[in-house]
Context: one part of a larger RNA
RNA sequence: CGCAGGAAAUUUGAGGAGUGUCGUUCUUAGUACGAGAGGACCGGAAUGAACGGACCGACGGUGAAUCUGUUGUCACGCCAGUGGCAUUGCAGAGUAGCCACGUCCGGAUGGGAUAAGCACUGAAAGCAUCUAAGUGCGAAACCCGCUCCAAGAUUAGAUUUCCCUGGGGUUUACCCCCUAAAGAAUCCAAGGAGAUGACUUGGUUGAUAGGCUACAGAUGUAAACACAGUAAUGUGUGAGUCGAGUAGUACUAAUAAUUCGUGAGA
Numbered sequence: 001c002g003c004a005g006g007a008a009a010u011u012u013g014a015g016g017a018g019u020g021u022c023g024u025u026c027u028u029a030g031u032a033c034g035a036g037a038g039g040a041c042c043g044g045a046a047u048g049a050a051c052g053g054a055c056c057g058a059c060g061g062u063g064a065a066u067c068u069g070u071u072g073u074c075a076c077g078c079c080a081g082u083g084g085c086a087u088u089g090c091a092g093a094g095u096a097g098c099c100a101c102g103u104c105c106g107g108a109u110g111g112g113a114u115a116a117g118c119a120c121u122g123a124a125a126g127c128a129u130c131u132a133a134g135u136g137c138g139a140a141a142c143c144c145g146c147u148c149c150a151a152g153a154u155u156a157g158a159u160u161u162c163c164c165u166g167g168g169g170u171u172u173a174c175c176c177c178c179u180a181a182a183g184a185a186u187c188c189a190a191g192g193a194g195a196u197g198a199c200u201u202g203g204u205u206g207a208u209a210g211g212c213u214a215c216a217g218a219u220g221u222a223a224a225c226a227c228a229g230u231a232a233u234g235u236g237u238g239a240g241u242c243g244a245g246u247a248g249u250a251c252u253a254a255u256a257a258u259u260c261g262u263g264a265g266a
Base pairs, nucleotide, nucleotide: 001152005163006162007161008160009159010158011157015149016148017147018146021049022048023047024046025045026044027043033038051106052105053104054103055102060099061098062097066093067092068091069090070089071086072085073084074083075082076081110144111143112142117137118136119135120134164265166177167176168175169174178263183260184259185258186257187203188202189201190200191199208253209252210251211249212248213247214246215245217242218241219240225236226235227234228233
């Protein structure tokens, strides 16, 4: 821009993409078969490999701004307590998130039409013949089915709901006044999104983010003071601290405002 008014939702599916794998064990059954050795088809059940998708409750990894321990040195006047630098100084743990080594799920079942092949009926050709007319079975291939995209499918589809019902002039090209809907965007708080656009949530009729409170979780018993001990240290203390987690709470910030979109539709 188009989809013969504008808009918000929900959809149909022309078409397209994907999937499609292979074992083992048990059973049927030591049956059919076979002198024996051996040893099935068909059918049923279970369990795997690789591959694919999703997820983080558990297991495990990471987790440079979480907690703790600790070395050297410098600084905060000193002690104490902290901070900087030294590969994140080193080391031990570790929330969220992300992930696999982890968990769950998937391939299917089924239908249609067929290939090779196997057949029925059956002439030409009194017989025979699957074929010439006619009819059936038959494969991981094909078409459906299953998952995803999808009306720019210009053949531009469907459904639901919402919105606009002025005046005048005129050379019929348009101009002036009034009006400005539904809705959308700018802008802002953000993240289930993300390079940027986009997408999603929210914008005071508000829990969108921060803060605060509570809880979960991590670390592991803070500082100060008191007491005990000559002292190191111990006790008061699962203490103190804490990024991303879950809730609650308008304290702070989403204020205010602007723009587009018209007047019933060849």

The part of an RNA shown here (large-subunit ribosomal RNA, domain VI) has 266 nucleotides and comes from a Bacteroidota bacterium. NCBI's taxonomy places the organism under Bacteria, Pseudomonadati, Bacteroidota. It matches the Rfam family "Bacterial large subunit ribosomal RNA". Model confidence (mean pLDDT): 88 of 100.